[in-house]
RNA sequence: CACUGAAAAGGGCGAACCCGACCGAAAGGCGGGGGUGCAAAGUCACCGGUCUAAGGGGCAUCGGCUCUAUGACAACGGGAUUGCCAGG
Numbered sequence: 001c002a003c004u005g006a007a008a009a010g011g012g013c014g015a016a017c018c019c020g021a022c023c024g025a026a027a028g029g030c031g032g033g034g035g036u037g038c039a040a041a042g043u044c045a046c047c048g049g050u051c052u053a054a055g056g057g058g059c060a061u062c063g064g065c066u067c068u069a070u071g072a073c074a075a076c077g078g079g080a081u082u083g084c085c086a087g088g
Base pairs, nucleotide, nucleotide: 001088003087004086005085012038013037017033018032019031020030022029023028036075042081043080044079046078047077048076049073050072051071055068056067057066058065059064
């Protein structure tokens, strides 16, 4: 150090799913259980993507339909940034 992660040590995180008499309109988050997996599965919505549509707009045969992120997802990809151990 802008490289590598086969093995090792101490650990860390925690998918699906289940529960909540927690937050939220929802997506989703948070907490408990769980453990697929992860060397950034730490952090940041900057780019693409995806989810939701409260509010707002449009339409309606007045049952509703549709567009929209200011809401989310970092374990969808890219990017930025910080960092443990070992090797080189």
c-di-GMP-I riboswitch aptamer from Rhizobacter sp. Root1221, 88 nucleotides, folded computationally. The RNAcentral record of the sequence draws on Rfam and Ribocentre. The source organism's lineage runs through Bacteria, Pseudomonadati, Burkholderiales, Sphaerotilaceae and Rhizobacter.